A computed fold for a 132-nucleotide RNA from Tepidiforma flava, annotated as FMN riboswitch aptamer (RFN element). The sequence was found by an Rfam model in a public genome assembly. Its mean pLDDT, the model's own confidence on a scale to 100, is 84. It matches the Rfam family "FMN riboswitch aptamer (RFN element)". About the family: The RFN element is a highly conserved domain that is found frequently in the 5'-untranslated regions of prokaryotic mRNAs that encode for flavin mononucleotide (FMN) biosynthesis and transport proteins.
RNA sequence: UGAUGUUCUCGGGGCGGGGUGCAAUUCCCCACCGGCGGUGAGAGCCCGCGACCCCGAGCGCUGGCGCGGCGAGGGGCUGACCCGGUGGAAUCCCGGGGCCGACGGUAACAGUCCGGAUGGGAGAGAACAGGG
Numbered sequence: 001u002g003a004u005g006u007u008c009u010c011g012g013g014g015c016g017g018g019g020u021g022c023a024a025u026u027c028c029c030c031a032c033c034g035g036c037g038g039u040g041a042g043a044g045c046c047c048g049c050g051a052c053c054c055c056g057a058g059c060g061c062u063g064g065c066g067c068g069g070c071g072a073g074g075g076g077c078u079g080a081c082c083c084g085g086u087g088g089a090a091u092c093c094c095g096g097g098g099c100c101g102a103c104g105g106u107a108a109c110a111g112u113c114c115g116g117a118u119g120g121g122a123g124a125g126a127a128c129a130g131g132g
Base pairs, nucleotide, nucleotide: 001131004129005128006127007126008125009124010123016030017029018028019027031112032111033101034100035049036048037047038046044099045098053076054075055074058067059066060065061064081097082096083095084094085093103115104114105113
């Protein structure tokens, strides 16, 4: 310096006040929150990825092992931004006004409560091996 390999660790935030009601952190008013990588410059709403959901039978290393219908590998699906300013450069910064948010549950409709989940995971880091 860092191709590659092994192991380990880490890896999602938010309903506070008021109203109605038999009942609502679910409705209404005011609030609150924003995973990961990238991008000429710091991004929930630019590009890509992960998560949720759907499909379904092999996959990895290589020579007999490991993983997989408790769904792997690989596919599919997948929300939302404009105006002004600064600048060489910004839908990323500053100002203003907007918008979006899986599934199941619930005494009543949920981004914020409970649950699958002590799960999965984009990825981040460390140690060791190893190459130059």